The RNA shown here (small-subunit ribosomal RNA) has 1466 nucleotides and comes from an uncultured bacterium. The sequence is in RNAcentral, with records from ENA and SILVA.
């Protein structure tokens, strides 16, 4: 800086990516070359070969070889010189160098001082010296013992082994004297007296060597001061422990070891203990400041199979020495013996995973040696690994018809792409060949015929890995279809995937590319730089104080901190700059520089230390002043209960409604009298006191604190506070009282589905006192505490001044409250009572969840408290505020929403639609309102998508091509028909051909899928008033503002106000119908007057009715009242209509993945002799059942005969059909008239007059069944309608429950049309007769607006909790029990050093012993491992136990968000 919490916004936060590095692994790739770097794991075990020797100039004996000389038995033999070889005695080295990090938290290391408390072979300088002497042991020889290792025992020998005595100084040591000097101890100068103490030769005659003292040089050893991990859930530790005195050891100080004394010592500035870990220079990262890490290279430590101990040496407690244990491997003749790769190679083995059993001492170093020389897995090369890091190549420049190809396309293209081909040109690396170095000073080169350099060939041999959804550079195609699979996060994939898989295409690095782990970076997410706690996670429940932190004013002084200079140190290397060398870089090198520490001299403003001194902080004194501060002890009433008594009767009492319970044995009510706890109405308050908790009838005593005044007195005495101590609400516990009401817990009514709740009725613990505990709360102002400073305004409690001296008024401190600037905050808000602007102290937080739990440890009498974690899992958990939806939250306000009414549905037949079952099929959409007389405005065939059977394939139809062609048609035959066989048969032409029609391919079809890929249409919320914009303006922002408010309307409708001002889209209006008037115009309309007929029938009229085309009319326009002088609203007048007159069309941004892929239209996806297409027959009409919507009734406001009267919408030519005529009818046969204001359809029914029926399953009702008939249609079997006769079901007004309508409505009653051969209770439409009611807005539903809650945004049909059950996971606890580390006691006691003994034993001296002195051996003291006992600490394992997590759509409820339905929470 980016992703990521939300619809969406800021913040908090926590995850995650991009960046570097790695001794890296891993995967796919590999051309060369230079410099480096390779076992991070098992400090696991090793076969084998190497790695530390040398010196003949220390020595003695032996030996090969070549000369010599002598002897000779000719085989050789002896001496000599030169010189080899292996052992030995002797020196020197083996303590370097090379590995490793087991262990160590430690003066281990780093840095810096000291040693006056030390030692240093070999090296260098100086001075002095090296003299007489002994005695022996290896090698060798003989014996001999073992398997072996490897002795043993006798004999001979040298020597720079080894011993003695002699000399010595500045040498030690002891005792005196002395000189200087230092931080204590003490050092040091010169002296003097006494005691000790050396040496070694060898030789080439050059040299090498030995002793002794002093000094130097390196090397070391010791001390101290500082510095560098984690865990306080490790809080005390500690007997040699601290210290002394005195001894012993040590190169040396020292409890380093011993004896005795003393009882210290260390620790919160983290002892003690556990965990981890070798430090550092430096690497890495990172702006620093800081974290990480200590591979290679230098330094220093520690170890060398695991523990333990010495020798020998200058040096070692010794990797390639010794001795013992212990464990493991070999070897063995079973007695006994070897061994130690953490050297260089290498093997096993572990591991994700690290190489050659290479060459050579040519160089640089070591050791030995006078040197030659000889050793050196040290080095130096080389080999393997792309393991890092740098450098080069894989080819350069031309080249458009933009080639094949491949992808892809919208079919035109487009892309790959100058890319290739082709031309041209160049050879660096690799290849071949010649030459050939530095690195070396005479000689001597591992590397190496290498690096270089010449030459030659030829584009020749040399490219991948990762990515492409966003972050994050770079997209198309296909396959897949919640499957493979992909994923760093966030998420992708459920049939159109730029996010899997593959191709092509880009993007990125490039001999490398991803990928995995780890670090640091980003991460200001441990904040020293640089964070923060009201409400995100954070202020201890309050106070008092040790201890530590920090602290007024002035003065002098000191220099600790502070600043400034010079010294010293800060290894090499790294790092940074500058240079220099390899062809360049990487790498090498030169020089220069940084921090750190240590010391010393100057400075004196801060801070500190010291000294005085001062008063404003801080106290204290005097004077006044409110207070439910606190304790003790006492007094009062009111009220409840309960007792007695009186009055008095059925009931009381509860409650949404009830019951439990109380009551005739007399309640409740009510009077009057006692008892008894408890609590203190009104005063009262947003008031008042206390640190908090908390504190309230009055009174008395006892006592804290506050505040004011004043201005005398101390003179910084002060804030803060880790620990520590004290207070601390309720519950709760312990003992002991008390117990009226109330009341967990338990009873018992009720309430539900249930009700271990809420309601009711009792009713124990408790609530109350004393004494003790306990220790927590949403202990809240969710706000630690002191101090200063920063505008006001109003309340209100306490004191006090001034002015008025009455009201008041102003002023000033002290606490409480709003409200409000600045400033602050993510916002809310806070805002002199700061959350604002400094200081100082203390407390706390660092993602949720697990968890305030486990374990531990402290406290409790126990509840249980403080202290507090981790595994695991999650991408989020949160805070404010916004804008929506919701609410069994308000509030206004509307709708046939309720109510108020009339019909109704819901039973009953039947009809029509669904569901279900059924079935070869019963084709199929629609599914709460807003699917169910809906798509379907008409399924016998068709329709038709469905099922069965028989058929057809370029197809019933469209367009192209290319070939053919007496083709279509018609008759016939067979068939269920489609179809198939026969037979007959040409048509138009401008003469090319065309149409037709077969084949044959391209295609055509699909009522196959997907309405959640779509257009188009629609339905619905709704004809609801709403629903944006744009500019402006407030808000970091989301977003508000306007559109909110006061009024008003049917309306965002109008008016007013207003940081809003305008507009948009709806709303209204325009349309169209209807009502009224006028005007035109009369024909088929119409007839008042004139004539005429049966008859507006004719003739004539246009007045009238109506038809058509126009106009006019209504605007709250007029009056009044009320209203803001509005808008509007009541009335009223006039008017045919009044406040939209009525009706229709009109449906705003949107919701609902609403509905349709079956009206069409279309993307992909299928199916292509069949999911296409034709026929018959069937189904869609099946039928225990359920639902929806209707018809019809159930009857007398009827039913039924018989007369009689009024409509309007509309239709008609394959029609409508008047009139005759037959028929009971339904119809039939003639038949005239109309494409219609003309003719028909069309008699209208309710209605009225009037008879019959008399309440009955009926003269109600018609179902249903039987026969007889008509009508459409090829056909009415399945499966039409309609008539006669004949039959006469169920049904008596319909449970919960539900539904329509507010006026020409409702509710009756008829008519008509579309579809349609034929079918209508359905649909659309018309007109006839015509009602009730409407108080209202409290509740039901639906909506509109404002407001508030919200943990909801998929928006309450949300959201979410907890048990239980299944399935995984990590933990806890657990009777044990394994093996780890470890602490005391004790036993046992190697090896060895020390110590004592030393009866055996000894060559050096003295001497001839019983000497000095050694030594074997013995015993002790300590003394590893091992053993018994007992504790601690951490770990594996565990029958069960336990709570947690996490899982798809399980079980139960319904706590939690809304008033969440009993407000919710510690």
């Nucleotide at each position: 800086u980016a992703g990521u919490u939300c619809g969406a916004u800021c913040c908090u936060g926590g995850c995650u990516c991009a960046g570097g590095a790695u001794g890296a692994a891993c995967g796919c790739u590999g051309g060369c070359g230079g410099c480096g770097u390779g076992c991070u794991u098992a400090a696991c075990a090793c076969a084998u070969g190497c790695a530390a020797g040398u010196c003949g100039a220390a020595c003695g004996a032996u030996u090969a070889a070549c000369c010599c000389a002598c002897c000779u038995u000719c085989g050789g033999g002896u001496g000599g010189u030169u010189a080899u070889a292996g052992a030995g005695u002797g020196g020197c080295g083996a303590a370097c160098g090379g590995g490793u990090g087991a262990g160590u938290a430690a003066c281990a290391c780093g840095u810096g001082a000291c040693c006056a408390a030390c030692c240093u072979g070999c090296c260098c300088c100086a001075g002095a010296c090296a003299u007489c002497g002994g005695g022996a042991c290896a090698a060798c020889c003989a014996u001999u013992g073992g398997a072996a290792a490897c002795g043993a025992u006798g004999g001979c020998u040298a020597a720079u082994a080894c011993c003695g005595a002699a000399u010595a100084c500045u040498c030690u040591c002891u005792u005196c004297c002395u000189u200087c000097c230092c931080c204590a101890u003490g050092g040091u100068u010169g002296g003097a007296a006494g005691a000790g103490g050396a040496a070694a030769g060898c030789u080439c005659a050059g040299g090498c060597g030995g002793u002794c003292u002093g000094g130097g040089a390196u090397g070391g050893g010791g001390u101290c001061g500082c510095g560098g991990c984690c865990c306080a859930u490790c809080a005390g530790g500690u007997a040699g422990u601290a210290g002394g005195c005195g001894g012993g050891g040590u190169a040396a100080c020292g409890g380093c070891c011993c004896a005795c004394c003393u009882a210290g010592c260390u620790u919160a500035u983290g002892a003690c203990g556990g965990g981890u870990a070798g430090c550092c220079g430096g690497a890495c990262u990172g702006a620093g400041a800081g974290g990480u890490c200590g591979a290679c290279c230098g330094g220093c430590c520690a170890c060398a199979u695991u523990g333990g101990g010495a020798c020998u040496g200058a040096g070692a407690u010794a990797c390639g020495g010794c001795c013992c244990a212990g464990a493991c491997u070999c070897c063995u003749a079973c007695g006994g013996g070897a061994g130690g790769c953490a050297g260089c190679a290498g093997u096993g083995g572990g591991g994700a995973a690290u190489a050659u059993u290479g060459c050579g001492c040519a160089a640089u170093g070591g050791g030995g040696g006078c040197a030659a020389c000889c050793c050196u897995g040290a080095c130096g090369c080389a080999g393997c690994a792309a393991c890092g890091c740098c450098g080069c190549g894989u080819g350069c420049g031309g080249g458009a018809u933009g080639a094949a190809g491949g992808c892809u396309u919208u079919c035109g293209g487009g892309u790959u792409g100058u890319a290739a081909a082709c031309c041209g040109c160049u050879u660096u690396c690799a290849g071949c060949a010649g030459g050939g170095a530095u690195g070396a000073c005479a000689u001597c080169g591992a590397c190496a015929g290498u690096a270089c350099c010449u030459g030659c060939a030829g584009a020749a041999g040399a490219a991948g890995c990762c990515c492409c959804g966003g972050c994050u550079a770079a997209c198309u195609a296909c396959g897949u279809g919640c499957c493979a699979g992909c994923a760093g996060c966030c998420g992708c994939g459920g049939u159109a995937a730029u996010a899997c898989g593959u191709a092509g295409g880009g993007g990125g690095c490039g001999a490398g590319c991803g990928u995995u782990a780890u670090c640091c970076g980003g991460a200001u997410u441990c904040a020293u730089u640089g964070g923060g706690c009201g409400u995100a996670a954070a202020g201890c429940g309050c106070g008092c104080g040790c201890a530590g932190g920090c602290g007024g004013g002035c003065u002098u002084g000191c220099a600790a901190g502070c600043g400034g200079g010079g010294c010293c140190u800060u290894u090499a290397a790294u790092c940074u700059u500058g240079g220099g060398g390899c062809u360049u870089a990487a790498c090498c090198u030169c020089a220069a520089g940084u921090c750190g520490g240590g010391u010393u001299c100057c400075g004196a403003a801060c801070u500190g230390c010291a000294a005085g001194c001062c008063u404003c902080g801080a106290g204290u004194g005097u004077g006044g002043u409110a207070g439910g501060g606190g304790a003790a002890g006492g007094c009062g009433g009111a009220a409840u209960u309960c007792c007695c008594g009186g009055u008095g009767u059925a009931g009381c009492g509860g409650u949404g409604g009830a019951a439990u319970g109380c009551g005739c044995a007399g309640a409740u009510a009510u009077c009057g009298g006692g008892a008894a706890g408890a609590a203190c109405a009104c005063c009262g308050a947003u008031g008042g006191c206390g640190a908090a908790g908390g504190c309230a009838g009055c009174c008395u005593u006892c006592u804290g604190g506050g505040c004011c005044a004043u201005u005398a007195c101390u003179g910084a005495c002060g804030c803060u506070g880790a620990g520590g101590c004290g207070c601390g609400a309720a519950a709760g516990c312990u003992g002991g009282g008390g117990g009226a009401g109330c009341g967990a817990a338990c009873a018992g009514g009720a309430u539900u589905a249930g009700a271990u709740a809420c309601c009711c009725u009792g009713g124990u613990a408790g609530u109350c006192c004393c004494a003790g505990c306990c220790g927590u709360a949403a202990a809240c102002g969710a706000u630690g505490g002191a101090u200063a400073c920063u505008a006001g305004g109003u309340g209100u409690g306490g004191g006090g001044g001034a002015a008025u001296c009455u009201c008041u008024u102003c002023u000033u401190c002290c606490g409480u409250g709003c409200c409000g600037c600045a400033g602050c905050u993510a916002a809310c808000g806070c805002a002199u009572u700061a959350a604002g602007u400094a200081u100082c102290c203390c407390g706390c937080c660092u993602g949720g969840g697990g968890a305030g739990u486990a374990c531990g440890g402290c406290c409790g009498c126990a509840a249980g408290g403080c202290u507090a974690a981790a595994a695991c899992u999650c991408a989020a958990a949160g805070g404010a505020a916004u804008u929506g939806a919701c609410g069994g939250g308000g509030g206004c306000c509307c709708g046939c929403a309720c109510a108020a009414g009339c019909a109704g549905c819901g039973g009953a037949g039947c009809a029509u639609g669904u569901g279900g079952c059924u079935u070869a099929a019963u084709u199929u959409g629609a599914a709460g309102c807003a699917a169910c007389g809906c798509g379907a405005a008409g399924a016998a065939c068709c329709u038709u998508a469905c099922c069965a059977g028989g058929g057809c394939u370029u197809g019933g139809c469209a367009u192209u091509u290319a070939g053919g062609u007496g083709a279509a048609g018609c008759c016939g035959c067979g068939g269920a028909a489609a179809c198939g066989c026969g037979g007959u048969g040409g048509c138009c032409g401008a003469a090319a051909g065309g149409a037709g029609c077969c084949u044959a391919a391209a295609c055509a079809g699909g009522u196959g899928g997907u309405g959640c890929a779509u257009g188009g249409c629609u339905g619905u919320c709704g004809u609801c008033a709403g629903c944006u914009c744009g500019u402006g303006u407030c808000g970091u922002g989301a977003g508000a503002u306007g559109u909110u408010g006061g009024g008003u309307u049917a309306a965002g409708u109008c008016c007013c106000g207003c940081a809003a001002c305008g507009a948009g889209c709806g709303c209204a209006a325009c349309c169209c119908u209807u009502g009224c008037u006028c005007u035109g115009u009369g024909u088929u309309g119409c007839c008042a007057g004139c004539a005429u007929u049966a008859a507006g029938u004719u003739g004539g009229g246009g007045a009238c009715u109506c038809g058509c085309a126009g106009a006019g009319g209504a605007c709250u326009g007029c009056c009044g009242g009320c209203g803001u002088c509005a808008a509007g609203c009541c009335g009223g007048a006039g008017g045919a209509a009044g406040g939209u007159g009525g009706g229709g069309a009109c449906g705003a941004c949107g919701u609902c993945a609403a509905g349709u892929c079956a009206u069409c239209a279309u993307g992909c996806c299928c199916c292509u002799u069949a999911c296409g297409u034709c026929c018959u027959g069937g189904g869609c009409u099946g039928c225990a059942c359920a639902c929806g919507u209707g018809c019809u009734a159930c009857a007398a406001u009827g039913g039924u005969c018989g007369g009689a009267a009024c409509a309007g919408c509309g239709g008609g030519a394959u029609g409508c059909c008047a009139c005759c005529u037959c028929g009971c009818g339904a119809g039939a046969g003639g038949g005239a008239g109309c494409g219609g204001a003309u003719c028909c359809c069309c008699c209208a029914a309710a209605u009225c007059c009037g008879g019959c029926c008399c309440c009955a399953g009926u003269u109600c009702g018609g179902a249903u069944u039987g026969u007889a008939g008509g009508c459409u249609g090829a056909a009415a079997c399945c499966c039409g309608c309609c008539u006669g006769c004949a039959u006469g079901a169920a049904g008596u007004c319909g449970g919960a429950g539900u539904u329509g309508c507010u006026a020409g409505u409702a509710a009756u009653c008829g008519c008509g049309g579309a579809u349609c051969a034929g079918c209508a209770u359905g649909c659309c439409g018309c007109g006839g007769u015509g009602a009730a009611u409407g108080c209202g807005u409290u509740c039901c539903c639906g909506g509109g607006c404002c407001u508030u809650g919200u943990a909801c945004a998929c928006a309450c049909c949300g959201c979410c909790c907890g048990u239980c059950a299944c399935a995984c996971c990590a933990c806890c606890c657990g009777a044990g029990u394994c093996g780890u580390c470890u602490g005391c006691a004790c036993c046992c006691g190697a090896a060895g050093c020390c110590g004592c003994c030393g009866g055996c034993c000894c060559a050096a001296c003295c001497u001839u012993g019983c000497g000095a002195g050694g030594g074997a051996g013995g015993c002790g003291u300590c003394g590893a491992a091992g053993g018994u006992g007992u504790g601690g600490a951490g770990g594996g394992u565990g029958a069960g136990g336990g709570g947690g997590g996490u899982g798809a759509a399980g079980u139960c409820g319904u706590a939690a968000c809304a008033a969440g339905g009993u407000a919710c929470c510690c």